[in-house]
Context: one part of a larger RNA
RNA sequence: CUGGGCGUAAAGCGUGCGCAGGCGGUUUUGUAAGUCAGAUGUGAAAGCCCCGGGCUUAACCUGGGAACUGCGUUUGAAACUACAAGGCUAGAGUGUGGCAGAGGGGGUGGAAUUCCACGUGUAGCAGUGAAAUGCGUAGAGAUGUGGAGGAACACCGAUGGCGAAGGCAGCCCCCUGGGUCAACACUGACGCUCAGGCACGAAAGCGUGGGGGAGCAAACAGGAUUAGAUACCCUGGUAGUCCACGCCCUAAACGAUGAUAACCUAGCUGUCCGGGUGCAAUGGCACUUUGGGUGGCGCAGCUAACGCAUUAAGUUAUCCGCCUGGGGAGUACGGUCGCAAGAUUAAAACUC
Numbered sequence: 001c002u003g004g005g006c007g008u009a010a011a012g013c014g015u016g017c018g019c020a021g022g023c024g025g026u027u028u029u030g031u032a033a034g035u036c037a038g039a040u041g042u043g044a045a046a047g048c049c050c051c052g053g054g055c056u057u058a059a060c061c062u063g064g065g066a067a068c069u070g071c072g073u074u075u076g077a078a079a080c081u082a083c084a085a086g087g088c089u090a091g092a093g094u095g096u097g098g099c100a101g102a103g104g105g106g107g108u109g110g111a112a113u114u115c116c117a118c119g120u121g122u123a124g125c126a127g128u129g130a131a132a133u134g135c136g137u138a139g140a141g142a143u144g145u146g147g148a149g150g151a152a153c154a155c156c157g158a159u160g161g162c163g164a165a166g167g168c169a170g171c172c173c174c175c176u177g178g179g180u181c182a183a184c185a186c187u188g189a190c191g192c193u194c195a196g197g198c199a200c201g202a203a204a205g206c207g208u209g210g211g212g213g214a215g216c217a218a219a220c221a222g223g224a225u226u227a228g229a230u231a232c233c234c235u236g237g238u239a240g241u242c243c244a245c246g247c248c249c250u251a252a253a254c255g256a257u258g259a260u261a262a263c264c265u266a267g268c269u270g271u272c273c274g275g276g277u278g279c280a281a282u283g284g285c286a287c288u289u290u291g292g293g294u295g296g297c298g299c300a301g302c303u304a305a306c307g308c309a310u311u312a313a314g315u316u317a318u319c320c321g322c323c324u325g326g327g328g329a330g331u332a333c334g335g336u337c338g339c340a341a342g343a344u345u346a347a348a349a350c351u352c
Stems, first nucleotide, its partner, number of pairs: 003324004007306002012320001014200004021193003025088007033081002035077008049065006091190001092187005097181003103175006109153001114148007124135002161168002205247004210243002215241002220236004258319006267297008275288005301308002325352003334345004
């Protein structure tokens, strides 16, 4: 450089924003850089290839041709790409008016667990396969009243909703991003993708002579089990889990499926949010060749099969990322980042 690939065989960056780069709707005119055509110069000889000739053939030698797919100059063409100028509205966006939503912050509520105080009350409670450790006559457990404190929000609740992903759930208030629908108006290609870069990023972990600590619970201790039991089971229990600020940057970060756009058909069925129509006129109900999401089944097509199937893994286009036998190894070394833990980038020898 090229080929074939990336749901499950190796392979889609965890996710987004986005500079450079790549690619880019429709139309008119122009230019002629790319592009195409002609002419001309050059592209040494030898060699290769074609047609001949000479050594008795051949190798070899020799004549002619072709080729040298290229480059320069010049003339022309103007469809396509590019560039310049001017239009357009189908892409994209803005305005107006609705709608749905666990999007973020502050406040607040009830149930429950635990603890504390007091009352009633007496011998057990707790736990297990069975036990024991443990708690309890210094009055436990149970029950009643009052109080403290932290964390999580039963039912609704759902194949439900929102978010780029991670993720997000009591109720009220505040703030705010995005989405979507309807009809009109406006801008006029402003777009798509994106190496580097920047931002976000579950849990665990780290920092602060930080705060908080109910329940749960690594470590740890004890009791069991067992041949042993550094476990599974039980009784306790500290970090942690929670909050604030700052780091860490990894996950089976999964749809194991990159983003955007178009097309193909044969649909059927559920659900959520809008719009429209009809009935009822408060809620609501029904229909819908209407728009946007989210599920199930299924044809063509695809697939090694499983399966996917308008939310594609079908048919195409553009751009990015990644793969190239198993092990060694996501390791060593070096670089970058980090307080550290470590993360990231990433080999080779050797071996099968």
A computed fold for a 352-nucleotide part of an RNA from an uncultured bacterium, annotated as small-subunit ribosomal RNA, central domain. Its mean pLDDT, the model's own confidence on a scale to 100, is 85. The RNAcentral record of the full RNA draws on ENA.